[in-house]
Formats: sequence, structure tokens, C1' cells
RNA sequence: CGGAGUUUAGCGCAGUCUGGUAGCGCAUCUGCUUUGGGAGCAGAGGGUCAGAGGUUCGAAUCCUCUAACUCCGACCA
Repeated sequence: CGGAGUUUAGCGCAGUCUGGUAGCGCAUCUGCUUUGGGAGCAGAGGGUCAGAGGUUCGAAUCCUCUAACUCCGACCA
């Protein structure tokens, strides 16, 4: 320098193909249970989807640019 991929809750991921109310597990908090803890059960909170712009009635999802990271290739030594 060229190509490909990833970015969504504290952590790990789904949802993108086919635009239409942002979800799951773990973790956290509360309650029940227990002498207490753990385990179990019930419930709750937490993200505007890496950033910016565009298309659209409507964008995590489509388009453009940018950033970080990963992989492959090329170049130099």
C1' cells in the first nucleotide's frame, strides 16, 4: 500500500440476508427460601447499536466517509 472481516448492556453473543417496539446468557440489585452463606425460585435495573453524514414515513439493518482491532497478500530491509 491492496483485499477481507469485526465493532450492539459490565462481560460473551444474537438480531443485519428480507428496514417496522433492541434481545439472550452470565454478572449486578430486590424479594422468597436458609440460623447464615451457597444453590434454587420470582422480579427489576442497565445499551439508542464505534463516530459522522446520506436515503426513507421509518435505519443496529441500505449507501458514503472516518476510527480502532484482527486476518491475508504485496513492498522495503
Source information:
Predicted 3D model of a 77-nucleotide RNA (transfer RNA) from a Paracoccaceae bacterium. The source organism's lineage runs through Bacteria, Pseudomonadota, Alphaproteobacteria, Rhodobacterales and Paracoccaceae. RNAcentral holds the sequence, with entries from ENA. It matches the Rfam family "tRNA". By type it is a transfer RNA.